The RNA shown here (c-di-GMP-I riboswitch aptamer) has 99 nucleotides and comes from a marine sediment metagenome.
RNA sequence: AAACGGCAAACUUACCGAGAGGUAAGGACGCAAAGCUAUGGGUCUACGUCCGGGCCGCGGCUUUCGAGCUGGCCCGGGAUAGAUCGCCAAGCUGCCGAA
Numbered sequence: 001a002a003a004c005g006g007c008a009a010a011c012u013u014a015c016c017g018a019g020a021g022g023u024a025a026g027g028a029c030g031c032a033a034a035g036c037u038a039u040g041g042g043u044c045u046a047c048g049u050c051c052g053g054g055c056c057g058c059g060g061c062u063u064u065c066g067a068g069c070u071g072g073c074c075c076g077g078g079a080u081a082g083a084u085c086g087c088c089a090a091g092c093u094g095c096c097g098a099a
Stems, first nucleotide, its partner, number of pairs: 006031002011026006029086001035092003039089003042084005049078008059070004
């Protein structure tokens, strides 16, 4: 090579999650590691948290009566946490195999 077989993208349904996404069933775009491990890089997410900006609100607390602190929403960024091994490396394991 060939063969026995294997996995299963998009999409649909159900469930879980804030989300990225995951699980199960259906389904096959593809895959020789599309088996496993988030270790490095990439990409993605942001409930909560921190910083900056904008808008809204004009309530509450404090006051030396000048003011100060506190809220909600949106945008951007950070830390951090997560997702992806069907993005790339790395590690571990592994089926068949003619001439």
It matches the Rfam family "c-di-GMP-I riboswitch aptamer". Rfam describes the family as follows. GEMM was predicted in a large-scale screen for bacterial structured RNA regulatory elements. The prediction has a mean pLDDT of 81.